[in-house]
RNA sequence: CAACUGUGGUAAAUGAUCGCGGCUUGCCGGAGUAUUCCGGCAAGGUGAGGAAAGUCCGGGCUUCGCAGGGCAGGAUGCCGGAUAACGUCCGGUGGAGGUGACUCCAAGGAUAGUGCAACAGAAAUAUACCGCCUCUGUCCGAAAGGGUGGAGGUAAGGGUGGAAGGGUGGUGUAAGGGACCACCGCCUCCGCGGUAACGCGGAGGGCAUAUGUAAACCCCAUCCGAAGCAAGACCAAACAGGGAACCAUAGGCUUGCCCGGUCUGUUCCCAGGUAGGUCGCUUGAGGCUGACGGCGACGUCAGUCCUAGAUAGAUGAUCAUUCGUGCCGCUGUGAGAGCAGCGGCGCUGACAUAACCCGGCUUAUCGCCGCGGUUGCCGA
Numbered sequence: 001c002a003a004c005u006g007u008g009g010u011a012a013a014u015g016a017u018c019g020c021g022g023c024u025u026g027c028c029g030g031a032g033u034a035u036u037c038c039g040g041c042a043a044g045g046u047g048a049g050g051a052a053a054g055u056c057c058g059g060g061c062u063u064c065g066c067a068g069g070g071c072a073g074g075a076u077g078c079c080g081g082a083u084a085a086c087g088u089c090c091g092g093u094g095g096a097g098g099u100g101a102c103u104c105c106a107a108g109g110a111u112a113g114u115g116c117a118a119c120a121g122a123a124a125u126a127u128a129c130c131g132c133c134u135c136u137g138u139c140c141g142a143a144a145g146g147g148u149g150g151a152g153g154u155a156a157g158g159g160u161g162g163a164a165g166g167g168u169g170g171u172g173u174a175a176g177g178g179a180c181c182a183c184c185g186c187c188u189c190c191g192c193g194g195u196a197a198c199g200c201g202g203a204g205g206g207c208a209u210a211u212g213u214a215a216a217c218c219c220c221a222u223c224c225g226a227a228g229c230a231a232g233a234c235c236a237a238a239c240a241g242g243g244a245a246c247c248a249u250a251g252g253c254u255u256g257c258c259c260g261g262u263c264u265g266u267u268c269c270c271a272g273g274u275a276g277g278u279c280g281c282u283u284g285a286g287g288c289u290g291a292c293g294g295c296g297a298c299g300u301c302a303g304u305c306c307u308a309g310a311u312a313g314a315u316g317a318u319c320a321u322u323c324g325u326g327c328c329g330c331u332g333u334g335a336g337a338g339c340a341g342c343g344g345c346g347c348u349g350a351c352a353u354a355a356c357c358c359g360g361c362u363u364a365u366c367g368c369c370g371c372g373g374u375u376g377c378c379g380a
Stems, first nucleotide, its partner, number of pairs: 001376010012322007020047002023044009049351001053362002056360005061228004073224005078092005093107001094105004108219002113217002115213003129158002131154010166184006185207001186205008232279004241270006250264005286305008323349001324347010
């Protein structure tokens, strides 16, 4: 210098003008016994994110349910730890990839059972197509041998396939085969190390434990009650409903009339709880700084700070300067690549907008900066 790798930060800044949502203060007006409430105006101060997103996990909180247990359903699945909890994170183990820094893994069970495995291939969990070997019929041949057929053995070789009954080499055999032997692999047991996953070493077993697939059913282990702030709590018009009192004896209906009944008025009370309002609502597993413990995730202690709460949803627009960035030119420096400075012209600064709150994951993102590391090349 180049290429790469891990991790963290930032998410343009300042000012002016106009505009919007909360809050505080002041003034004005209205209501009220009231230090209270409502409305308007002004000033001050404040007002999105690292993902506010997807709503995929986990928790707080709320209402309902709940003795305990089981079924069904769902999720998770190496070990240890962190945590309120997690499917997250940290540290390890094993496996895979990379020269490496490092990255990736849904990493229990296929010696319980079931299913599936296209095409090819004789055969797909089972097999004899070719080949090899033994015996044999028949034909050819003088013979050696050969052609053709039958019965059997063989999974070494060929061929098909992702996969053909652990692999390599040997012994043995008619030819072969864990049939037998050595090493590797697998399984079981033992010893040592480790909290453990596991590692190292040793012994035994020919291995019918005979292919893969469990993000196929399934088995095993662990965990999970349901719904969600439109949760929910409180206040509570109007109309309709129930009751009481009062007024009137008026009107309508009930068969033409009478009695009786019923409806219509005013006031008060009651229940439910609609419209609407208040709370929930932002002080919280909270942020920052420091010390201590821990490899780390994280924890403990001390100090300090308060930082949006709208309800169809405010947080925006314009201008100026600076920052950033592209191109061009000039200067300096250097062996060069390049670096630095100045000037001119342009560009606009991504992804995206809270709605109860937190911890994560995933996805989107123009750029810039810090720190750790790897590989290659060049120079000293």